[in-house]
Predicted 3D model of a 541-nucleotide part of an RNA (small-subunit ribosomal RNA, 5' domain) from an uncultured prokaryote. The full RNA is in RNAcentral, with records from ENA.
Context: one part of a larger RNA
RNA sequence: ACGAACGUUGGCGGCGUGGAUAAGGCAUGCAAGUCGAGCGAGAAAGCUCCCUUCGGGGGGUGAGUACAGCGGCGGACGGGGGAGUAACACGUAAUCAAGCUGCCCCCAAGACCGGGAUAACAGCGGGAAACUGCUGCUAAUACCGGAUGGUCCUGCCGGACCGCAUGGUCAUACAGGUAAAGGUAGGGAUCCUUUCGGGACCUACUCUUGGGGAGGCGAUUGCGGUUUAUCAGCUUGUUGGUGAGGUAAUGGCUCACCAAGGCUACGACGGAUAGCAGGCCUGAGAGGGUGGCCUGUCACACUGGGACUGAGACACUGCCCAGACUCCUACGGGAGGCUGCAGUCGAGAAUCUUCCGCAAUGGACGAAAGUCUGACGGAGCGACGCCGCGUGGAGGACGAAGGCAUUAGUGUUGUAAACUCCUGUCACGGAUUAUGAAUGCGUGUAAGUUAAUAGCGUGCGUGUUGACGUAAGUCCGAGAGGAAGCACCGGCUAACUCUGUGCCAGCAGCCGCGGUAAUACAGAGGGUGCAAACGUUGUUC
Numbered sequence: 001a002c003g004a005a006c007g008u009u010g011g012c013g014g015c016g017u018g019g020a021u022a023a024g025g026c027a028u029g030c031a032a033g034u035c036g037a038g039c040g041a042g043a044a045a046g047c048u049c050c051c052u053u054c055g056g057g058g059g060g061u062g063a064g065u066a067c068a069g070c071g072g073c074g075g076a077c078g079g080g081g082g083a084g085u086a087a088c089a090c091g092u093a094a095u096c097a098a099g100c101u102g103c104c105c106c107c108a109a110g111a112c113c114g115g116g117a118u119a120a121c122a123g124c125g126g127g128a129a130a131c132u133g134c135u136g137c138u139a140a141u142a143c144c145g146g147a148u149g150g151u152c153c154u155g156c157c158g159g160a161c162c163g164c165a166u167g168g169u170c171a172u173a174c175a176g177g178u179a180a181a182g183g184u185a186g187g188g189a190u191c192c193u194u195u196c197g198g199g200a201c202c203u204a205c206u207c208u209u210g211g212g213g214a215g216g217c218g219a220u221u222g223c224g225g226u227u228u229a230u231c232a233g234c235u236u237g238u239u240g241g242u243g244a245g246g247u248a249a250u251g252g253c254u255c256a257c258c259a260a261g262g263c264u265a266c267g268a269c270g271g272a273u274a275g276c277a278g279g280c281c282u283g284a285g286a287g288g289g290u291g292g293c294c295u296g297u298c299a300c301a302c303u304g305g306g307a308c309u310g311a312g313a314c315a316c317u318g319c320c321c322a323g324a325c326u327c328c329u330a331c332g333g334g335a336g337g338c339u340g341c342a343g344u345c346g347a348g349a350a351u352c353u354u355c356c357g358c359a360a361u362g363g364a365c366g367a368a369a370g371u372c373u374g375a376c377g378g379a380g381c382g383a384c385g386c387c388g389c390g391u392g393g394a395g396g397a398c399g400a401a402g403g404c405a406u407u408a409g410u411g412u413u414g415u416a417a418a419c420u421c422c423u424g425u426c427a428c429g430g431a432u433u434a435u436g437a438a439u440g441c442g443u444g445u446a447a448g449u450u451a452a453u454a455g456c457g458u459g460c461g462u463g464u465u466g467a468c469g470u471a472a473g474u475c476c477g478a479g480a481g482g483a484a485g486c487a488c489c490g491g492c493u494a495a496c497u498c499u500g501u502g503c504c505a506g507c508a509g510c511c512g513c514g515g516u517a518a519u520a521c522a523g524a525g526g527g528u529g530c531a532a533a534c535g536u537u538g539u540u541c
Base pairs, nucleotide, nucleotide: 001539002538004537005536006535007534008533011389012388013387014386015385016384017382018381024345025344026343028342029341030340033073034072035071038070039069046061047060048059049058050057051056080300082298090224091223092222093221094220095219096218099217100216101215104213105212106211107210108209109208110207112146113145114144115143121136122135123134124133125132126131150178152177153176154175155174159170160169161168162167183205184204185203186202187201190200191199192198193197226272227271228270233263234262235261238260239259240258241257242256243255244254245253275297276296277295278294279290280289281288282287302323303322304321305320306319325336326335327334328333353379355378356377357376361375362373363372364371365370392422393421394420395419402413403412404411405410426482428477429476430475431474432473436468440464441463442462443461444460445459446458448456449455485530486529487528488527489526490511491510492509496525497524498523499522500521506513507512
């Protein structure tokens, strides 16, 4: 010094911190959704009205709501533990003339004409279930074809400038190729149309292509950080080349052929151990130890393998296959994965609530309102740690009682108590009041954009929004009342006597104590040290 544990004891608060062992198995709930301003469809209960053969039927509302589906974006972030990994994994410094990049920002240009399906739904089936088949209907910002198009891509003829080897940049000619959804919401001045309305048009968002940026990712390299020689030789895609394939991209990354290389005592190869770093602990420093919480990064997600989708994954709560385990089954077949938050069993010396809230911060989606968010903000439990406060203060006897010792005089406990006068922290009771709230939204208003008093963005005013919270703070009330222990006292090492015991019982970190006067065992009185803690054990310096 500690993520500690154990023993005795235990008043309050603040801030932290809490499964270090079995990456063992998991009941239950929650932890990733969102958008109707992309699309088609579309209930029911209830209420109410009408008809009625009193069984019921129909209309309106509920409601274009709920549930479900297609489509878009997000489920690659956030959260977890550290199994594996001695490696360009990490740290640091560089390189990519060998690369990719959704959302966001800036710039330029564009969005024309068409088509066929499919889920939902309906009908008929299969199955115990999970689920699934056939037929028919339908939409889109889903899918497909054509057009147009660029300084975009490919090929090719020469040119200019430059560099770092392959080459890079710029301008040009020719040939070929390649895009989109004019969709949605709002507006109504002008124009068109026959009023309603719609279109052109305007505002906002979205879509497509190209260029740039920001941030992110990928690849390569120098150097650095464990142990073992009782591991001395290792290697055949191995080392290099040519060609091809593959990738966003270089490359034996993969393949065919050719050559026979490559690494190693400056420790290859093998074994053991281990996530790495910022940091943390210790120390005067040098160094040694360590990597829990927090931050960055890597790898992992029941075990092993694989790809799909996508800007991004070979994907913790996606898919497929195999395996082990658990569960359901009508025995044919199916379902599952807490190393998310709580919680449970187990093993263990040992580690918490199946809590509250999206009010704040942040994230996903959405034009927004908003929805979701066990991230997060809070509360709960544990003296586990650090820090703060209290358990009263002043006066009070040549000194009560009791205890202990005693040379029997007295000494000590001890101003300690009693008693007197005060104080009022914390806890208790009552009252009262903030910060965390900024936005967003509603509303009023001002100027801007504009045809516009729509819309949009901006400023000012106003209303609304708090889980924590019966909290914290402040004020008042009452009353010393509710709040002290633990270890030690032979030397090291601060603190001494009596009794018991008699090498016994026992103590002990080292030296060592105990065999009849034990300051060392046990008890007592007294003392010393620390104090809501004190000791012991473990580990590190």